The RNA shown here (Bacterial RNase P class A) has 350 nucleotides and comes from a marine sediment metagenome. Model confidence (mean pLDDT): 75 of 100. The RNAcentral record of the sequence draws on MGnify. Its Rfam family is "Bacterial RNase P class A". Its family is annotated with dimeric ribonuclease P complex, ribonuclease P activity and tRNA processing in the Gene Ontology. It is annotated as a ribozyme.

RNA sequence: GGGCGUGGCGGUCGCGGUCCGCCCUCGAGGCGGGUCGAGGAAAGUCCGAGCUCCACAGGGCAGGCUGCCAGGUAACACCUGGGCGCCGCAAGGCGACGGACAGGGCCACAGAAAACAUACCGCCCACCUCGGUGGGUAAGGGUGAAAAGGUGGGGUAAGGGCCCACCGCACGGCUGGCAACAGGCGUGGCACGGCAACCCCCAGUCGGAGCAAGGCCAAAUAGGCGGCGAGGUCUGGCCCGGACCGUUAGAGCCGCGGGUAGGCCGCUAGAGGCGGCAGGCGACUGCAGCCCCAGAUAGAUGACCGCCCGAGCAGUUUGCCAUGCUCGAACAGGACUCGGCUUACUGCCC
Numbered sequence: 001g002g003g004c005g006u007g008g009c010g011g012u013c014g015c016g017g018u019c020c021g022c023c024c025u026c027g028a029g030g031c032g033g034g035u036c037g038a039g040g041a042a043a044g045u046c047c048g049a050g051c052u053c054c055a056c057a058g059g060g061c062a063g064g065c066u067g068c069c070a071g072g073u074a075a076c077a078c079c080u081g082g083g084c085g086c087c088g089c090a091a092g093g094c095g096a097c098g099g100a101c102a103g104g105g106c107c108a109c110a111g112a113a114a115a116c117a118u119a120c121c122g123c124c125c126a127c128c129u130c131g132g133u134g135g136g137u138a139a140g141g142g143u144g145a146a147a148a149g150g151u152g153g154g155g156u157a158a159g160g161g162c163c164c165a166c167c168g169c170a171c172g173g174c175u176g177g178c179a180a181c182a183g184g185c186g187u188g189g190c191a192c193g194g195c196a197a198c199c200c201c202c203a204g205u206c207g208g209a210g211c212a213a214g215g216c217c218a219a220a221u222a223g224g225c226g227g228c229g230a231g232g233u234c235u236g237g238c239c240c241g242g243a244c245c246g247u248u249a250g251a252g253c254c255g256c257g258g259g260u261a262g263g264c265c266g267c268u269a270g271a272g273g274c275g276g277c278a279g280g281c282g283a284c285u286g287c288a289g290c291c292c293c294a295g296a297u298a299g300a301u302g303a304c305c306g307c308c309c310g311a312g313c314a315g316u317u318u319g320c321c322a323u324g325c326u327c328g329a330a331c332a333g334g335a336c337u338c339g340g341c342u343u344a345c346u347g348c349c350c
Stems, first nucleotide, its partner, number of pairs: 001350004007308007015037009039331001043342002046340005051210004063206005068082005083097001084095004098201002103199002105195003120141002122137007149167006168190001169188004174183003214265004224256005234250005239242001272291003276287004309328006
């Protein structure tokens, strides 16, 4: 780094789904049989999608995310391959890995000085009152995470890219590569260090909510609307007292629509799995074949028996065998579904 993951096979009982058959008092019933029934992480809900509903003229601002190159993929912040840098003897591992002359900001302490500079000790020169003053220098020492290219030589009063060689750096061609980039050539003594996981700039990208999405059927009760109630008939108000039988509201009856309980769909056949062939270094893709592999709704997986396997103990003076006993664990459990990442975990194998 990779793999397997309550050892395997068979049986009995129990639980959930589904299919078939039979029985009846027919319903959300009973019985019998077949078949299927948790994970590598089902977890965290951190990314990316499918699906569903809502929103949406166009452009801009603000804000978030991503950030070497190429490829894979439905997509990704994931994966593969490559480049560069760092670490490691090596196998290999790690990397927010665009921009520091667009602008702003910061660099604690120490130190002379933390960035268009400066001089504490030292070195060199001059002067004098002989340990100070003035000047030169940045090689050496010292401080610091970091000190204005590095090493060596020449030169110099001492020094310094002051000059030279090599390395580094910048710029311009060339060669190889799809590219990131690498190699080499020439030119230039060399141009103001670091931090962008500080603001910022550049490039790309981004609508929101989520299966309690969303859709369908639909009691009882209460309320809403409409009709009847109306030529005899219940009750109240008004008109004012009606054998011309007024008018209005209610009870009651019928219907409609919304919604609740409840039920159904969504719901598991899918970017699906298995082995094979082909392409590719690989991630992955294509082709044909075979298979169906949980769908519960407060949430179903457990217990026992037999044989075999492995480990331990006893048995034996010792070793082996027979025999007997014990153990086979940990992390953890579905709830719309996939692809990843991360985290948790014991034992074994390579």